[in-house]
Context: one part of a larger RNA
RNA sequence: CUGGGCAUAAAGAGUCUGUAGGCGGUAAUAUAAGUCAGGUGUGAAAUCCCAGAGCUCAACUUUGGAACUGCACUUGAUACUGUAUAACUAGAAUACUGGAGAGGUAGGCAGAAUUCAUGGUGUAGCGGUGAAAUGCGUUGAUAUCAUGGAGAAUACCGAUGGCGAAGGCAGCCUACUGGCCAAGUAUUGACGCUGAGAGACGAAAGCCAGGGUAGCGAAAGGGAUUAGAUACCCCUGUAGUCCUGGCCCUAAACGAUGCACACUAUAUGGUGGGAGUCUUACGCUCUCGCUACAGCAGCAAAUGCAUUAAGUGUGCCGCCUGGGGAGUAUGGUCGCAAGGCUAAAACUC
Numbered sequence: 001c002u003g004g005g006c007a008u009a010a011a012g013a014g015u016c017u018g019u020a021g022g023c024g025g026u027a028a029u030a031u032a033a034g035u036c037a038g039g040u041g042u043g044a045a046a047u048c049c050c051a052g053a054g055c056u057c058a059a060c061u062u063u064g065g066a067a068c069u070g071c072a073c074u075u076g077a078u079a080c081u082g083u084a085u086a087a088c089u090a091g092a093a094u095a096c097u098g099g100a101g102a103g104g105u106a107g108g109c110a111g112a113a114u115u116c117a118u119g120g121u122g123u124a125g126c127g128g129u130g131a132a133a134u135g136c137g138u139u140g141a142u143a144u145c146a147u148g149g150a151g152a153a154u155a156c157c158g159a160u161g162g163c164g165a166a167g168g169c170a171g172c173c174u175a176c177u178g179g180c181c182a183a184g185u186a187u188u189g190a191c192g193c194u195g196a197g198a199g200a201c202g203a204a205a206g207c208c209a210g211g212g213u214a215g216c217g218a219a220a221g222g223g224a225u226u227a228g229a230u231a232c233c234c235c236u237g238u239a240g241u242c243c244u245g246g247c248c249c250u251a252a253a254c255g256a257u258g259c260a261c262a263c264u265a266u267a268u269g270g271u272g273g274g275a276g277u278c279u280u281a282c283g284c285u286c287u288c289g290c291u292a293c294a295g296c297a298g299c300a301a302a303u304g305c306a307u308u309a310a311g312u313g314u315g316c317c318g319c320c321u322g323g324g325g326a327g328u329a330u331g332g333u334c335g336c337a338a339g340g341c342u343a344a345a346a347c348u349c
Base pairs, nucleotide, nucleotide: 004320005319006318007303008302012317014201015200016199017198021194022193023192025088026087028085029084030083031082033081034080035077036076037075038074039073040072041071042070049065050064051063052062053061054060091191092188093187094186095185096184097182098181099180103177104176105175106174107173108172109171110154114150115149116148117147118146119145120144121143125136126135162169163168206247207246208245209244210243211242215241216240220236221235222234223233258316259315260314261313262312263311266294268292269291270290271289272288273287274286275285276284277283298305299304322349323348324347331342332341333340334339
């Protein structure tokens, strides 16, 4: 090299776009590069293998043959692959008609709650806990009513419901905007699949600059608990959480399951379209997309998966190779930093 694997045992990159590369639909003609067949030349000798011969045998030596599976040239074959030409429409894409949606960005608006301020009523407690205390309150709290302000989040609807590549997305309205689905008609005519590098996006926390700060709340302070209590419980509370711009680039970034295509029993829901039938009022049948659950064949160590495969196949990429040392050291590279990415060995079991 061949080979075995990656849901849970080691192993699918967080996700997408896409360069090189790899792979690639139907039919035809040409070519003959790959491929196949014949011939010629060459493929040193020795070695190996086969049949003999010589040392008493063997090892050893030696003769002949075969072989040297290769390379070059040449003559042909043309199914497959390649190349070229001109086609096709079943893949892919575009236009037209409709449709659903928390998809994205920006702006505006709304109501409930919380808190603060001011004023009224009102008086001795409130708050908190297992029980308390710290704390707040006669400078009038808690409670209650009115008015005003602020910030953050959007109850019910709401759902194994929808959308998005993933991260993720939820009050209402407006503008701009991405993707998706169905039904056919038309158009292009393989324009496709995957994708090393590369680029873009990427929760939370964290970082830089400027704002903002109601509630919550790392750190910190106090009260309790306890043998102690650097905790769990309570009272406060700074960063942060929010906004704008710029970084960071990691997660149990999970379906722990890469992407694409084809094929392989059924049954029952949810959701978005369409067609047929029709008693048009309920329905019934069929069909396309998405999403659940049950279950056969098959697979699997089992759990389980099972047309949304972990089944049967094809193409391409990524990754794994005993545990610890270690996702560490070192080097490189990226970052303001925190740190990220890449990534060993000694030693040890």
Molecule: small-subunit ribosomal RNA, central domain
Organism: metagenome